[in-house]
Model confidence (mean pLDDT): 80 of 100.
A computed fold for a 74-nucleotide RNA from Cohnella thermotolerans DSM 17683, annotated as transfer RNA.
The sequence was found in a public genome assembly.
Its Rfam family is "tRNA". By type it is a transfer RNA.
RNA sequence: GCGCCCUUAGCUCAGCUGGAUAGAGCGUUAGACUACGAAUCUAAAGGCCGGGAGUUCGAAUCUCUCAGGGCGCG
Numbered sequence: 001g002c003g004c005c006c007u008u009a010g011c012u013c014a015g016c017u018g019g020a021u022a023g024a025g026c027g028u029u030a031g032a033c034u035a036c037g038a039a040u041c042u043a044a045a046g047g048c049c050g051g052g053a054g055u056u057c058g059a060a061u062c063u064c065u066c067a068g069g070g071c072g073c074g
Base pairs, nucleotide, nucleotide: 001073002072003071004070005069006068007067010026011025012024013023019057028044029043030042031041032040050066051065052064053063054062
């Protein structure tokens, strides 16, 4: 330098061919339970989906560009 892949909640990830109110597990907080904890159960908070632009009635999902990370080739 060229090609491919990844970037969604604090962490690990899902999200099917663009269709709606963006999800799960773990963690956190509160409550229940307990003599106190742990475990278990219930609930809640937490994200405008890496940044920007475009296409579309509609974008996490398609296109362009920038950034970060990984792999391969030279």